[in-house]
RNA sequence: UAAGUUGACCAGGGGAGUUCGCGCAAGCGGGCUGAGAGGGUGCGUAAUGCCGCACCGACCCUUGAACCUGAACCGGAUAAUACCGGCGUAGGGAGGGUAGUUCAUCGAAGA
Numbered sequence: 001u002a003a004g005u006u007g008a009c010c011a012g013g014g015g016a017g018u019u020c021g022c023g024c025a026a027g028c029g030g031g032c033u034g035a036g037a038g039g040g041u042g043c044g045u046a047a048u049g050c051c052g053c054a055c056c057g058a059c060c061c062u063u064g065a066a067c068c069u070g071a072a073c074c075g076g077a078u079a080a081u082a083c084c085g086g087c088g089u090a091g092g093g094a095g096g097g098u099a100g101u102u103c104a105u106c107g108a109a110g111a
Stems, first nucleotide, its partner, number of pairs: 003102005009096002011062004017032006023050002039056006067092003073086004
């Protein structure tokens, strides 16, 4: 000095399903899988559903890649599901310096 590897810091990317009960308000409490199943604040609109958006937080991931598309797909399970598998050596997809450490190479000094 290059490369590997580990950490913190800063920055960024992503997902939030299904079902049951109570309620009637934009909710509350459970079951299943999972790292995570929308926790807090604000705005919006809606009457058949209990939603959408933004910011913060939690969780995961930053190319050995989370996640998305195909997909209201195909097969198998389940009370049900984006549950398991196929698809898939598919296509897309978000990093930067710094500190330590390991080894190779080069150089210097000593014996």
This is a predicted structure of a 111-nucleotide RNA (TPP riboswitch aptamer (THI element)) from a Chloroflexota bacterium. Lineage of the source: Bacteria > Bacillati > Chloroflexota. Model confidence (mean pLDDT): 76 of 100.